[in-house]
RNA sequence: AGUGAGUUGGGCGAUCGCCCCGUUAAGGGGAGGAAAGUCCGGGCUCCACAGGGCAGGGUGGCCGCUAACGACGGCGCGGGGCGACCUGCGGAAAGUGGCACAGAAAAUAUACCGCCCGCGAGGGUAAGGGUGAAAUGGCGGGGUAAGAGCCCACCGGCGCGCGAGUGAUCGCGCGCGCAUGCCAAACCCCACCCGGAGCAAGACCAAAUAGGAGGGUGAGUGGCCCGCUCAUAAUCCCUCGGGUUCGGUCGCUAGAGCCGGCGAGCAAUCGCCGGCCAAGAUGAAUGAUCGCCGCCCGCAAGGGCACAGAACCCGGCUUACAGGCUCACU
Numbered sequence: 001a002g003u004g005a006g007u008u009g010g011g012c013g014a015u016c017g018c019c020c021c022g023u024u025a026a027g028g029g030g031a032g033g034a035a036a037g038u039c040c041g042g043g044c045u046c047c048a049c050a051g052g053g054c055a056g057g058g059u060g061g062c063c064g065c066u067a068a069c070g071a072c073g074g075c076g077c078g079g080g081g082c083g084a085c086c087u088g089c090g091g092a093a094a095g096u097g098g099c100a101c102a103g104a105a106a107a108u109a110u111a112c113c114g115c116c117c118g119c120g121a122g123g124g125u126a127a128g129g130g131u132g133a134a135a136u137g138g139c140g141g142g143g144u145a146a147g148a149g150c151c152c153a154c155c156g157g158c159g160c161g162c163g164a165g166u167g168a169u170c171g172c173g174c175g176c177g178c179a180u181g182c183c184a185a186a187c188c189c190c191a192c193c194c195g196g197a198g199c200a201a202g203a204c205c206a207a208a209u210a211g212g213a214g215g216g217u218g219a220g221u222g223g224c225c226c227g228c229u230c231a232u233a234a235u236c237c238c239u240c241g242g243g244u245u246c247g248g249u250c251g252c253u254a255g256a257g258c259c260g261g262c263g264a265g266c267a268a269u270c271g272c273c274g275g276c277c278a279a280g281a282u283g284a285a286u287g288a289u290c291g292c293c294g295c296c297c298g299c300a301a302g303g304g305c306a307c308a309g310a311a312c313c314c315g316g317c318u319u320a321c322a323g324g325c326u327c328a329c330u
Base pairs, nucleotide, nucleotide: 001330002329003328004327005326006325007324008323010293011292012291013290014289015288016287018030019029020028021027032307036318037317039316040315041314042313043312044198045197046196047195051226052225053224054223056194057193058192059191060190061075062074063073064072076089077088078087079086080085090189091188095187096186097183098182099181112129113128114125115124116123117122137155138154140152141151142150156178157176158175159174160173161172162171163170164169202250203249204248205247212240213239214238215237216236217231218230219229220228221227257276258275259274260273261272262271263270264269294305295304296303297302
């Protein structure tokens, strides 16, 4: 000078309040790394212990890891960087479609300038120029009127075989002058995955379910069909109409938990042992004042303390973030 990670998120004390636990006393606990966006994945709950098909959606190099994932780790190939490192990833040789402007031509090809033959008309050519995001393998030599895989070597590509690897893929050999421009975040194809709704899920208690009219095979499965489940002749179900209810409790925070050590593994991650319990509210608590210290602004008096704030829980991703600290590597 850089590259890749991690961590912290003002400290201590006093007083007055608020929420929760508690023998209602003493006492104890009380926002975050993102509590956020709600973008993925899972747990949990109800509907079939979520079953078959269609539709729809998602993922996309390979192998692991995991409860699961689009996360994470390692590896492979391509691209960028001197490097640490960063970044992309099925199929364009199944079909359909698209490729603005410029340009001769955007793909069954074609020829503006140029080059060659020719008086010219015309013909040959695709080397060179020019256009474009992209132009029909690259480069060198031979060859030719000029040229061209027309021929040759090397590189690239395609096909086959052998070998290495779990695999992506790689190495070697042989063959083919080269067919196959780009776009799949265009339709599509291939492989795999996905049932729906959500804590206002859902369960219980209390209260109420009265009296009445009409109808019956109906209701549920929250895209559709099948199927399944429930009730089933009235003590059952539906509709109308009427009544009640901003009631309480559980779900609710002990969990894929946190900390430390040891072990397996390159790692993600996993196993064993020991210790710990750390908000649980619902018109929704987590605040205010004072003192000392730290940091920033200011000459001073003084002012300020990043982003933000739980709502069933957990694993990720993304976004916001003043200042400070640490590690590894180039």
The prediction has a mean pLDDT of 77.
This is a predicted structure of a 330-nucleotide RNA (Bacterial RNase P class A) from a soil metagenome.
It matches the Rfam family "Bacterial RNase P class A". By type it is a ribozyme. Rfam links the family to the GO terms dimeric ribonuclease P complex, ribonuclease P activity and tRNA processing.